Large-subunit ribosomal RNA, domain IV from an activated sludge metagenome, 343 nucleotides, folded computationally.
RNAcentral holds the full RNA, with entries from SILVA.
It matches the Rfam family "Bacterial large subunit ribosomal RNA". Gene Ontology terms of the family: structural constituent of ribosome and ribosome.
The prediction has a mean pLDDT of 88.
[in-house]
Context: one part of a larger RNA
RNA sequence: CGCUGGUUAAGGAACUCUGCAAAAUGGCCCCGUAACUUCGGGAGAAGGGGUGCCCUCGGAGGUGUUAAUAGCUUCUGGGGGUCUCAGUAAAUCGGCUCUGGCGACUGUUUAUCAAAAACACAGGACUCUGCUUAACACGUAAGUGGAUGUAUAGAGUCUGACGCCUGCCCGGUGCCGGUAGGUUAAGGAAGCGGGUUAGCCGCAAGGCGAAGCUCGCGACCGAAGCCCCGGUAAACGGCGGCCGUAACUAUAACGGUCCUAAGGUAGCGAAAUUCCUUGUCGGGUAAGUUCCGUCCUGCAUGAAUGGCGUAACGACCGGAGCACUGUCUCAACCAGCGACCCG
Numbered sequence: 001c002g003c004u005g006g007u008u009a010a011g012g013a014a015c016u017c018u019g020c021a022a023a024a025u026g027g028c029c030c031c032g033u034a035a036c037u038u039c040g041g042g043a044g045a046a047g048g049g050g051u052g053c054c055c056u057c058g059g060a061g062g063u064g065u066u067a068a069u070a071g072c073u074u075c076u077g078g079g080g081g082u083c084u085c086a087g088u089a090a091a092u093c094g095g096c097u098c099u100g101g102c103g104a105c106u107g108u109u110u111a112u113c114a115a116a117a118a119c120a121c122a123g124g125a126c127u128c129u130g131c132u133u134a135a136c137a138c139g140u141a142a143g144u145g146g147a148u149g150u151a152u153a154g155a156g157u158c159u160g161a162c163g164c165c166u167g168c169c170c171g172g173u174g175c176c177g178g179u180a181g182g183u184u185a186a187g188g189a190a191g192c193g194g195g196u197u198a199g200c201c202g203c204a205a206g207g208c209g210a211a212g213c214u215c216g217c218g219a220c221c222g223a224a225g226c227c228c229c230g231g232u233a234a235a236c237g238g239c240g241g242c243c244g245u246a247a248c249u250a251u252a253a254c255g256g257u258c259c260u261a262a263g264g265u266a267g268c269g270a271a272a273u274u275c276c277u278u279g280u281c282g283g284g285u286a287a288g289u290u291c292c293g294u295c296c297u298g299c300a301u302g303a304a305u306g307g308c309g310u311a312a313c314g315a316c317c318g319g320a321g322c323a324c325u326g327u328c329u330c331a332a333c334c335a336g337c338g339a340c341c342c343g
Stems, first nucleotide, its partner, number of pairs: 001338008010329002014327001019324001027051005036041001038161001052082012083087001095322007102314002107119002123159007136145003162309004167239003172236002174232005181227003187221002191217006199208003240258005267301001268298001279295001281293003
């Protein structure tokens, strides 16, 4: 000096990212217990008192007995006494309260740095599926699951208890429906052109050239799809700008104008979202970039990518207080084990 333990004057979180760690609380019996609440809870809320041993007097039960006793035994009440600093004397053995965020809850997870606000969840909604082979999934196939099920069933997607709710936009993309017209593949095909040449013409060079075969072009016919016409947002998604205006000022219920598919409704809001920002005001502190309440100027909230609340719950994440302490002011000593010195 390190590690593991123990004790500490006065102070008591001044430590620090954070009371991390430690201390404190602690069993059982009795009294007593708030807001809020889904009436179950919250609750061991909180906060108090008691606790050993000896003597004695009762009560209730079991066993025992023919029955009632006695004895033994279990639980329990009263009175008296006695020892210690201390009676759950060791060990085992909740710290508590207030206030927010998120997630309803019990659960699940990154075996080996993340346990959470992530996943799941009951509940809600949409879509698909009518069964000889469902839809869907695995497989090259045979076949199998779905299911020895049948729409109160099965599959997929989103949301995530409960309460109050879930606004507007179908222009784009997707999906569903429609089919008159436009476009249109393979294929078919009238016709046309090229090559080849029996033949014909020519003195020759060469020219013309049927059928067949072959190469190419091709009017026209030709499904779905697309274009087109509708529907659909708990489908993917989206949800404006400028200017003016009221008898102080300020503000703008109101008006004008441009654009859009439609211009953000109810709620909530400096928020797990707010850049400016330590916004403003209030609370708490002697002092508060955090916290709680308020305002709304929302850089860039917002309704099942759910919105806002919510009792209970949480090894979750903020803020405050009580208790308690070597976390600290500020360090000291003790024990054990190392390191170190001597042998």